[in-house]
RNA sequence: GAUGAACGCUGGCGGCGUGCCUAACACAUGCAAGUCGAGCGAAGCGGUUUCGAUGAAGUUUUCGGAUGGAUUCGGAAUUGACUGAGCGGCGGACGGGUGAGUAACGCGUGGGUAACCUGCCUCAUACAGGGGGAUAACAGUUAGAAAUGACUGCUAAUACCGCAUAAGCGCACAGGACUGCAUGGUCCAGUGUGAAAAACUCCGGUGGUAUGAGAUGGACCCGCGUCUGAUUAGCUAGUUGGUGGGGUAACGGCCUACCAAGGCGACGAUCAGUAGCCGACCUGAGAGGGUGACCGGCCACAUUGGGACUGAGACACGGCCCAAACUCUUACGGGAGGCAGCAGUGGGGAAUAUUGCACAAUGGGGGAAACCCUGAUGCAGCGACGCCGCGUGAGUGAAGAAGUAUUUCGGUAUGUAAAGCUCUAUCAGCAGGGAAGAAAAUGACGGUACCUGACUAAGAAGCCCCGGCUAACUACGUGCCAGCAGCCGCGGUAAUACGUAGGGGGCAAGCGUUAUCCGGAUUUACUGGGUGUAAAGGGAGCGUAGACGGCGCGGCAAGUCUGAAGUGAAAGCCCGGGGCUUAACCCCGGGACUGCUUUGGAAACUGCCAUGCUGGAGUGCUGGAGAGGUAAGUGGAAUUCCUAGUGUAGCGGUGAAAUGCGUAGAUAUUAGGAGGAACACCAGUGGCGAAGGCGGCUUACUGGACAGUAACUGACGUUGAGGCUCGAAGGCGUGGGGAGCAAACAGGAUUAGAUACCCUGGUAGUCCACGCGGUAAACGAUGAAUACUAGGUGUCGGGGAGCAAAGCUUUUCGGUGCCGGCGCAAACGCAAUAAGUAUUCCACCUGGGGAGUACGUUCGCAAGAAUGAAACUCAAAGGAAUUGACGGGGACCCGCACAAGCGGUGGAGCAUGUGGUUUAAUUCGACGCAACGCGAAAAACCUUACCAGGCCUGGACAUCGAGUGAAAGCCCAAGAGAUUGGGCCCUCCUUCGGGACACGAAGACAGGUGCUGCAUGGUUGUCGUCAGCUCGUGUCGUGAGAUGUUUGGUUAAGUCCAGCAACGAGCGCAACCCUCAUAUACAGUUGCCAUCAUUCAGUUGGGAACUCUGUAUAGACUGCCAUUGCAAGAUGGAGGAAGGUGGGGAUGACGUCAAAUCAUCACGGCCCUUACGGCCUGGGCUACACACGUGCUACAAUGGCUAUUACAAAGAGUGGCAAUAUGGUAACAUGGAGCGAAUCUCAAAAAGAUAGUCUCAGUUCAGAUUGUGGGCUGCAACCCGCCCACAUGAAGCAGGAGUUGCUAGUAAUCCCGAAUCAGCAUGUCGGGGUGAAUGCGUUCCCGGGUCUUGUACACACCGCCCGUCACGCCAUGGGAGUCGGGAGUACCCAAAGUCGGUGACCUAACCGCAAGGAAGGAGCCGCCUAAGGUAAAACCGAUGACUGGGGUGA
Repeated sequence: GAUGAACGCUGGCGGCGUGCCUAACACAUGCAAGUCGAGCGAAGCGGUUUCGAUGAAGUUUUCGGAUGGAUUCGGAAUUGACUGAGCGGCGGACGGGUGAGUAACGCGUGGGUAACCUGCCUCAUACAGGGGGAUAACAGUUAGAAAUGACUGCUAAUACCGCAUAAGCGCACAGGACUGCAUGGUCCAGUGUGAAAAACUCCGGUGGUAUGAGAUGGACCCGCGUCUGAUUAGCUAGUUGGUGGGGUAACGGCCUACCAAGGCGACGAUCAGUAGCCGACCUGAGAGGGUGACCGGCCACAUUGGGACUGAGACACGGCCCAAACUCUUACGGGAGGCAGCAGUGGGGAAUAUUGCACAAUGGGGGAAACCCUGAUGCAGCGACGCCGCGUGAGUGAAGAAGUAUUUCGGUAUGUAAAGCUCUAUCAGCAGGGAAGAAAAUGACGGUACCUGACUAAGAAGCCCCGGCUAACUACGUGCCAGCAGCCGCGGUAAUACGUAGGGGGCAAGCGUUAUCCGGAUUUACUGGGUGUAAAGGGAGCGUAGACGGCGCGGCAAGUCUGAAGUGAAAGCCCGGGGCUUAACCCCGGGACUGCUUUGGAAACUGCCAUGCUGGAGUGCUGGAGAGGUAAGUGGAAUUCCUAGUGUAGCGGUGAAAUGCGUAGAUAUUAGGAGGAACACCAGUGGCGAAGGCGGCUUACUGGACAGUAACUGACGUUGAGGCUCGAAGGCGUGGGGAGCAAACAGGAUUAGAUACCCUGGUAGUCCACGCGGUAAACGAUGAAUACUAGGUGUCGGGGAGCAAAGCUUUUCGGUGCCGGCGCAAACGCAAUAAGUAUUCCACCUGGGGAGUACGUUCGCAAGAAUGAAACUCAAAGGAAUUGACGGGGACCCGCACAAGCGGUGGAGCAUGUGGUUUAAUUCGACGCAACGCGAAAAACCUUACCAGGCCUGGACAUCGAGUGAAAGCCCAAGAGAUUGGGCCCUCCUUCGGGACACGAAGACAGGUGCUGCAUGGUUGUCGUCAGCUCGUGUCGUGAGAUGUUUGGUUAAGUCCAGCAACGAGCGCAACCCUCAUAUACAGUUGCCAUCAUUCAGUUGGGAACUCUGUAUAGACUGCCAUUGCAAGAUGGAGGAAGGUGGGGAUGACGUCAAAUCAUCACGGCCCUUACGGCCUGGGCUACACACGUGCUACAAUGGCUAUUACAAAGAGUGGCAAUAUGGUAACAUGGAGCGAAUCUCAAAAAGAUAGUCUCAGUUCAGAUUGUGGGCUGCAACCCGCCCACAUGAAGCAGGAGUUGCUAGUAAUCCCGAAUCAGCAUGUCGGGGUGAAUGCGUUCCCGGGUCUUGUACACACCGCCCGUCACGCCAUGGGAGUCGGGAGUACCCAAAGUCGGUGACCUAACCGCAAGGAAGGAGCCGCCUAAGGUAAAACCGAUGACUGGGGUGA
């Protein structure tokens, strides 16, 4: 884009179209094919005439009657545009329906019939004389329920049958002329023979017979085209052909008898599946692909199957016979029926209409005609099913109304939209008029189309979508639920993706969805693809068919090109006009229909024929190279074995061992022998071969390639479906052989295990001969051949030239490598040995899995090979390259990373934190490094967030407005307290507006350590103080990206240097900052004291030198020297307090870990609001079987204890530090000098030194635990603080596996101080004292950096991922079988029926005087044959216990 559509929601009007795609399922009812009386007879009805009978009313009457003639009945004749049964004629073979069958001369297209037919129609010619016998209708009898008959009798014809006639026609015979591609055809004349006719009439005609011609319609034959499957490869006996005969309208195995053995097939026969074909329709740029509704042409069919009859035409939709199924009916004997005609019904289905009107028009049948019939047709009805057209209003209108939605609360959107005002009337509604379609009459449609008038904005809008593709966004609800989804995907508490709403986008009387087709898809590639690595080159060769093929000349004209003619139906399509108001739609004209056929011409190319050529190809001759092949022979080294000698205890093997061998003498060694296999060095990206492959030497036979030569042939060529041959290793068969090696197997190790890797053995096999097998990563993952297209450099074989030359240079042919340009390529790469440019031929590919599987077939002894699917399932699988990350990959480098050392931890007791457990609560957080003496630089109350109980409710706290004027404080009482009650006291400031403070009530609100650190800010940890992380411009690459940043040095360092398609720059490094170490200058108290006095004492004079303090400077820069290096730098030295960043600190790049924290704080969202908020008392965070982390103290003599004695730094102090003094054993108390501190105090430094004691013990070690008594702080030490004294005196005797810190003033060890703090450190943060050992070095462990490499990883190795097993589901193979289906074969039975035979029985026409004959028929028989039955195979489908693998699932 499209549709014969369907479904969901919605629905105003009209025009034109269109409407059972499914059950070729079954059908009630009505209609769809009749007509002709001018073919015929009879009957009925009506009219007219006439005859006969009857005789009413009325009139008249002498009452007897007369008259009158109505009505009725009967007969005859005649007539009718009356009725219609029957005989007869024509038509029911058209029109209408359907698509079951059919893969076919069925259809399409073009031809042929010298092999044919043709009613009605047209034309032409000729004719129609005279007879005959029946029969239906009808009447009667009769059978039957009916349908329908039977018999007897009567009758007519344009019904039927002879006879006559024969221009012409058919047949037979022989003849002549002309002619065709063949059989043959046409014409002429002759003889013999055969067959015709119908009448009617309105008098105009109509009809009949024969022959010929035409037209129309049909029949048959042929060329070409016409779906899929080879897992269908062979099919065929009337089959193929011939002869004779039959049959037909006609040819023909169409049928039959005989003869021959043919015919079809890889250019796809046969079989199986599917299907009506075409014009056309849809799509597409086209080529194509799909379809075959409506309209038109052809075919086939009419419940299923068979058959013929009639006829011009049928094997017949609304005819016949038979068989079968079904339905109806029946008196059970028998009958009737066929909607795939129009309506309609049931059923099926997602789904498809009215039991309408009319023959007015256009056609059809009959008829002379009038006319009749016509569900063909014309119309109407129903359905938005499709296409087309129109409308649902137009203008104005900002207070941007209300409502709604949202909001950052300001607004914004809906939105000129509405309302309001002014207009208009298309459609619909109402009223009036009113066609064309119709040639004289005749209108179903239809009071329709159309026109006019009045009236009211009234009656007329929905559907889908809004994450990207794809135009259009917000809010709420939901919370991996509910749901959405075409693909990607969305949803797990802030969803533009679900649902709803507001808004928006698109289309619009429709809009979406589903289904199907084409397109996009160059994704089957003719146009127009590929095969090194993405799917894809056959393992290799030879060669058949086929395809393709060198140069010259001549011819032919099949292909090719060109002219003309025929055809290519109409409709459709395109163009131009025209008609409906427009359009859809319809009409007219033209084009086109790319095709086929016939014919004339051309001869370049292809083809064919003929004739030449040498360039392709081949042959000959000369020559050399080679692991080319086959067979035979032969050689040495080595292994193993055997024999003998020497010789003694081991050998062998491994990471280490063991199994194994060896005192019965091994291994080792010497000599001799046996046997098998393989051929070191040479040896080389060297050679040969088609590939597989080929390696000692010699001989024989043999294939190929190469060079040279130019004698010969003369296109002999290339490729190659099938086919044939070769084909590593392993395997199989038969027979040999067997040294070594070695699947299987055995043993030993390794290991959690080890059916492995390692070791010791060891059988098939490996070897030979003959067979089979036929596969490999059979690889260059690259089919063969030919030609062309820059170079450079090796190497192998041969030839030429130059130079005097072992040789060198140059050139050429053939092979084999590397590098590289153009070009190609997705890139990698290829690049004269192409993956370049071209040509020819073959093979192969078309998403991954299922699967190279199943089934079938072929081959094989087997193993197996070849060919080779589907269901189902996924949205990917894959290639090349990029950046990272990773590696039990590589290279380089660094770090207390290892190593070398020292000290710990892990064992004990205690302290502290955590887990677990417990509990009313044991609040919460932190969890590898990077949680665990962490948040916490202080849990008895408070803290406190937890628990129990008691209380409060606009609140303990903040802001706002209105009202009141107290409140706080103190005292008393109740209570555990919060709180409550009572008493006392009773305001302050002021610009006079009010404010501060407080109270009660109401409302906005407060409050939350409630949740989410995975919504966040901020802060922090970590990699890591590791040396990295980036950018601009340029360049390279299709791109991701690269380059710079790599490389070579160097450094602690991306530090610096050199080089370089890079040149620069930024954040990091370093430096700038602080501190320590030196010096100088200035300053000199509270600090200092050398000199001078003085003192118990720097105490005091004094001094300003020293120390120290504070400030400011200086100093270090590889600056100097030597060596080395291009340089950067390195090594050594000098000087210096300090030397190569002098020590330490602060300082933490881009980023990683959804790292930590909502409980520091802040904050989005959610949640609670007489409670998840607030107050109080008590309890808990301190529990305790246990486990872990971090510490303290120890286990002792380098020690403990006692006594004496020496030397710091850095700090803190007024709610404080506190001296001297007094008391106490002590903690401490009393008391208070001094000090807001270089002045006073804390304050004693300790280890150390000296002397003594202890003497190796659970001790004079160690101090846990416990008891008693005290001290301190504090409202308060019970849960639950610290300290002191006395007593008690536990474990512990150096700590398993493992693990940790530290490189110098460091470790170790020793004390001191501070923060927090009422009190409470073994923790934390600081300070100084004493003061080591070791570092070979970078193999290894851990972490990190740079470069490189591999990768199937990218939430990135804590990755990815394979297989079994268990469970659920799905499809599928096998399966004893079972059931069903269609097609075919063989046989049996055989209806109706044609044909043939027979026909003793029957028969009107003709012949015959008659008998009888001719002719025909019933009956019977035969062939064929539908349905049916039987049988055996094949094929397809369904199902099947069990079983096999496959897919999928958290």

Overview:
Predicted 3D model of a 1450-nucleotide RNA (small-subunit ribosomal RNA) from an uncultured bacterium. Its mean pLDDT, the model's own confidence on a scale to 100, is 84.